This is a predicted structure of a 346-nucleotide part of an RNA (small-subunit ribosomal RNA, central domain) from an uncultured bacterium.
Its mean pLDDT, the model's own confidence on a scale to 100, is 88.
The full RNA is in RNAcentral, with records from ENA and SILVA.

[in-house]
Context: one part of a larger RNA
RNA sequence: UUGGGUUUAAAGGGUCCGUAGGCGGUUCAAUAAGUCAGUGGUGAAAUGCUAUAGCUCAACUAUAGCACUGCCAUUGAUACUGUUGAACUUGAGUUAUAUUGAAGUAGAUGGAAUAUGUAGUGUAGCGGUGAAAUGCAUAGAUAUUACAUAGAACACCGAUUGCGAAGGCAGUCUACUAAGUAUAUACUGACGCUGAUGGACGAAAGCGUGGGGAGCGAACAGGAUUAGAUACCCUGGUAGUCCACGCCGUAAACGAUGGAUACUAGCUGUUGGAUCGCAAGAUUCAGUGGCUAAGCGAAAGUGAUAAGUAUCCCACCUGGGGAGUACGUUCGCAAGAAUGAAACUC
Numbered sequence: 001u002u003g004g005g006u007u008u009a010a011a012g013g014g015u016c017c018g019u020a021g022g023c024g025g026u027u028c029a030a031u032a033a034g035u036c037a038g039u040g041g042u043g044a045a046a047u048g049c050u051a052u053a054g055c056u057c058a059a060c061u062a063u064a065g066c067a068c069u070g071c072c073a074u075u076g077a078u079a080c081u082g083u084u085g086a087a088c089u090u091g092a093g094u095u096a097u098a099u100u101g102a103a104g105u106a107g108a109u110g111g112a113a114u115a116u117g118u119a120g121u122g123u124a125g126c127g128g129u130g131a132a133a134u135g136c137a138u139a140g141a142u143a144u145u146a147c148a149u150a151g152a153a154c155a156c157c158g159a160u161u162g163c164g165a166a167g168g169c170a171g172u173c174u175a176c177u178a179a180g181u182a183u184a185u186a187c188u189g190a191c192g193c194u195g196a197u198g199g200a201c202g203a204a205a206g207c208g209u210g211g212g213g214a215g216c217g218a219a220c221a222g223g224a225u226u227a228g229a230u231a232c233c234c235u236g237g238u239a240g241u242c243c244a245c246g247c248c249g250u251a252a253a254c255g256a257u258g259g260a261u262a263c264u265a266g267c268u269g270u271u272g273g274a275u276c277g278c279a280a281g282a283u284u285c286a287g288u289g290g291c292u293a294a295g296c297g298a299a300a301g302u303g304a305u306a307a308g309u310a311u312c313c314c315a316c317c318u319g320g321g322g323a324g325u326a327c328g329u330u331c332g333c334a335a336g337a338a339u340g341a342a343a344c345u346c
Base pairs, nucleotide, nucleotide: 004317005316006315007300008299012314014201015200016199017198021194022193023192025088026087027086028085029084030083031082033081034080035077036076037075038074039073040072041071042070048066049065050064051063052062053061054060091191092188093187094186096183097182098181099180100179103177104176105175106174107173108172109171110154114150115149116148117147118146119145120144121143125136126135162169163168206247207246208245209244210243211242215241216240220236221235222234223233258313259312260311261310262309263308266291267290268289269288270287271286272285273284274283275282276281295302296301319346320345321344328339329338330337331336
């Protein structure tokens, strides 16, 4: 390179936006660049193939023919691709009406619980465990009542529920913002799909500055357990967890399944619309689950939300280890991240 692959064997980028590029709906006309056909020229000789001939044969040599798959010019063809012009509405979008949800940002606010403080009642234990001890407590604890303060998280509803591109999102209310879906008239008229480089977002932990600190709790201390116990259990407890701003840019960032479009046998739930119906319910559009037919698959399984049948674009894989290491470069305050080998070895 050809070919083959990427749920689980190596392999889908964490997600989206989008530049170049690649690919691209229906009809008509023009053109003739790609494409196809004819003709002319050229494609040196040698080499190659075929035939015949010459050295006794062969290698070798000679002669003839073919080939030289190419290039240039010219004359035509016009289905497809391209280009130009005109038109279309089903792709895409806009508008109107209705509606959905834990979608986002900011602000306000609520109750339960916990902890602490003050005051009252009250007396000897509390706490903790497999059993204990460390710990707390006559300076009055634990328990209980009242009041006050603080921070964090939002029981029930709650669900194979819903929303979001992904990460993720849950008390209540308000403001601002975004998105989806359904129905229907009108409008634009291919405006589309994908997307190298690039940009934005991106859990937790971690970092910087300033706040905050109830509970929990790496590190750390003590008590146990044990042969030991730098652990599992217990008592404490600092960073952190929370807020604002700025970094980091990684995860089993998972559906371990890239995005888009079309088509392909059924059953049964559920969420949001619409239509019909007095109702029960039925039909249908958009999601979200379960079970299966064919097919696919090494099997497990998947099966209209495909891992089926096809098309377009991107990303990635090529034996195990060495190694996601070294070196170099870029980014970062750092931690480190990204890119990413080889020797050697089996």